Description: RNAcentral holds the sequence, with entries from ENA. The RNA shown here (Bacterial RNase P class A) has 361 nucleotides and comes from a Parvibaculales bacterium.
[in-house]
RNA sequence: UCAGAGGGUCGGGUGGCCGCGCUUGCCGGUAUUACCGGUCGGUGAGGAAAGUCCGGGCUCCACGGAAACACGACGCCGGAUAACGUCCGGCGGAGGCGACUCCAGGGAAAGUGCCGCAGAAAGUAAACCGCCCGCAAGGGUAAGGGUGAAAGGGUGCGGUAAGAGCGCACCGCGCUGCCGGUAACGGCAGUGGCAGGGUAAACCCCGUCGGGAGCAAAACCAAAUAGGGGCGGCACAUGACCGGUUUUCGGGUCGUCGCCCGGGUAGGUUGCUGGAGAUGUCUGGUAACAGGCAUCCAAGAUGAAUGGUCACCGCCGCCGCAAGGCGGAUACAGAACCCGGCUUACAGACCCUCUGACCGC
Numbered sequence: 001u002c003a004g005a006g007g008g009u010c011g012g013g014u015g016g017c018c019g020c021g022c023u024u025g026c027c028g029g030u031a032u033u034a035c036c037g038g039u040c041g042g043u044g045a046g047g048a049a050a051g052u053c054c055g056g057g058c059u060c061c062a063c064g065g066a067a068a069c070a071c072g073a074c075g076c077c078g079g080a081u082a083a084c085g086u087c088c089g090g091c092g093g094a095g096g097c098g099a100c101u102c103c104a105g106g107g108a109a110a111g112u113g114c115c116g117c118a119g120a121a122a123g124u125a126a127a128c129c130g131c132c133c134g135c136a137a138g139g140g141u142a143a144g145g146g147u148g149a150a151a152g153g154g155u156g157c158g159g160u161a162a163g164a165g166c167g168c169a170c171c172g173c174g175c176u177g178c179c180g181g182u183a184a185c186g187g188c189a190g191u192g193g194c195a196g197g198g199u200a201a202a203c204c205c206c207g208u209c210g211g212g213a214g215c216a217a218a219a220c221c222a223a224a225u226a227g228g229g230g231c232g233g234c235a236c237a238u239g240a241c242c243g244g245u246u247u248u249c250g251g252g253u254c255g256u257c258g259c260c261c262g263g264g265u266a267g268g269u270u271g272c273u274g275g276a277g278a279u280g281u282c283u284g285g286u287a288a289c290a291g292g293c294a295u296c297c298a299a300g301a302u303g304a305a306u307g308g309u310c311a312c313c314g315c316c317g318c319c320g321c322a323a324g325g326c327g328g329a330u331a332c333a334g335a336a337c338c339c340g341g342c343u344u345a346c347a348g349a350c351c352c353u354c355u356g357a358c359c360g361c
Stems, first nucleotide, its partner, number of pairs: 001357010012313007020044004025039006046332001050343002053341005058214004071210005076090005091105001092103004106205002111203002113199003128145002130141004153171006172194001173192008218270004228261007239254004277296008315328005
C1' cells in the first nucleotide's frame, strides 16, 4: 500500500422567533385538600422506540400439596442470570492459507415407518455384465464394470481355480483398561477381523421446563337518560287491559309526585414510571457477570405532544493558486405498563484489535 477478519461509538451542533405535551413556584378566578386561566423557569423519542418471536416483573382469574398422564417447547459440557430458546468459556464436526466463521450438536443395537428414479441388489443381503470351475446342467466369487445421494470398512502385500479380513501391515471402527480433564472429550496400551447403511426440524424413547389471560390487566369515584327496588304523599277502580270469541262468576295487572338505595354506561382518577435504573471509578473473574463507592433523575401523552422557520457552523460535489463562491444531501424509523434478549431495517462518519500478500529499512 492492497485485500480481508472481529469488535465498538455516533447517527447532525449552537443560537433567535413562533407553536404543542407534562410540570415546581407565583398570580388571578371559581364550584377552594380540587378545577380552570395566566406567567417565570425546567423538561420532552430510539439504536433499533419496529417485528411482537422468546424470557421475566406486575395485575386479575383458577387452584390444598405432590405426583402421574396428555400436549407444547427445548436438548454436547461447564458457567452467567430474576429468567430465557439469551449470553460467556470450552469440546466435537464442517469451511477458510489465516485472522475467524457456521452447526436443533441426546438416542438409529427399544420398537415402527420411509429410502423416489436408476440399479441385479436399498438391508437378517444380493449374481445383470465380468472372472473362475465345469462338456453341459449347475456351482463358486462382492475383487473389476455399471446404477445411485447412499452398495455391507479403506489402501497395499500375501493368498486363491477365481476371489474374499481368508491371513498380515497401516489407517478407520467396536470393546476393555490406564492416564489427563469438574465435564463434554482427548491421549496411550491391549484386544476383536469388523458388527443390523442412512433418516428422529418422521412417529417415537430418554431428560429438562411449562396453570390461563393480559395495562383494552386491574382498582376507585361516578352524571344525564332509560330501567330496577324501598319509603311517603296525592289520585282511583261503578275505569282500562289480560283466556281464540260471546255471556255469567271468579282472578291478575295498571297512575303520578318527592326522597333514598343499588348495578351498569359516558366521563374522571389511580395503575404510570425511582428502576433487575443511568454515568464514572475501583475490586474479583479468561469472560458473560457480580460486588463496593461517588454522583445523577432522564418523556409520560390517551383521537394521543415531542413541530415549524431563520442564521451560523459541520458533511458531500463542482469551480478557484488562495480567500472564497455556487449547488446538494441529511438514512432506517417514531414511545404508549416496565425490564432482559433475539430478529429485521439503516444515508453517512469515526475508532480499536487482528490476519494474509507485496514493497522499503
The source organism's lineage runs through Bacteria, Pseudomonadati, Pseudomonadota, Alphaproteobacteria and Parvibaculales. It matches the Rfam family "Bacterial RNase P class A". Rfam links the family to the GO terms tRNA processing, dimeric ribonuclease P complex and ribonuclease P activity. The model forms 95% of the base pairs in the Rfam consensus. It is recorded under the gene name rnpB.